[in-house]
RNA sequence: GAAAAAAGCAAACCAGCAGAAAUGUUGGGACGCAAAGCUGAGGGCCAUCAGUCACUUGUGACCAUGGUAGCCGAGCUGCCGAA
Numbered sequence: 001g002a003a004a005a006a007a008g009c010a011a012a013c014c015a016g017c018a019g020a021a022a023u024g025u026u027g028g029g030a031c032g033c034a035a036a037g038c039u040g041a042g043g044g045c046c047a048u049c050a051g052u053c054a055c056u057u058g059u060g061a062c063c064a065u066g067g068u069a070g071c072c073g074a075g076c077u078g079c080c081g082a083a
Stems, first nucleotide, its partner, number of pairs: 001080001008033002013028006031070001037076003042072002044068004051062005
């Protein structure tokens, strides 16, 4: 990050499994991606089984904890090679 070339990944959705859930994973499937490769240490966002508090006893709030790398940013690594 222009043109190509060789590759790669895989959104939504569907099915199985796990989970309280967010969501993850396997298979199918392609919306797209120059890092949509890896890393939860910075921020944002999402969840609330259990726990605490309040009451109208079923709701609300808080919180440990969990998730999101295809939310931003940061670090490391990788293909090609015009300005």